[in-house]
Molecule: c-di-GMP-I riboswitch aptamer
Organism: soil metagenome
RNA sequence: GACAAAGGCAAAUCCGGCGAAAGCCGGUGGCGCAAAGCCACGGAUCUGCACCACGGGACAUCCCGUGAAAUGACCGCCGGGCUACCGAA
Numbered sequence: 001g002a003c004a005a006a007g008g009c010a011a012a013u014c015c016g017g018c019g020a021a022a023g024c025c026g027g028u029g030g031c032g033c034a035a036a037g038c039c040a041c042g043g044a045u046c047u048g049c050a051c052c053a054c055g056g057g058a059c060a061u062c063c064c065g066u067g068a069a070a071u072g073a074c075c076g077c078c079g080g081g082c083u084a085c086c087g088a089a
Stems, first nucleotide, its partner, number of pairs: 001086001008033002014027005031076001037082003041079003045073002052067006
C1' cells in the first nucleotide's frame, strides 16, 4: 500500500460439542480484512459460577430476587510487543 501478482484468513446464520455465562472448538457459509498472523502487556467492553451482603418465600438449611464480585472471556475494539508474502507510486 497498487483497478498488480501469487496466495491467505473467515463475519453473521445454521448444525454438533464444551462451558454457569460471556465465549471457545469442528463443520457450513463469506461480511469483510495488508497483518482479520501470534501474544492477555496497558486500556475498553462482555459474562458473573462459587463465596459474601441485603430482601422475600418456605421451614430444617432449600428456593427466588438485588448488589458486589475476574484469577473468566475478548487480539475481527484500541494501543503495545513479536513475526510475515509482493515490490508500483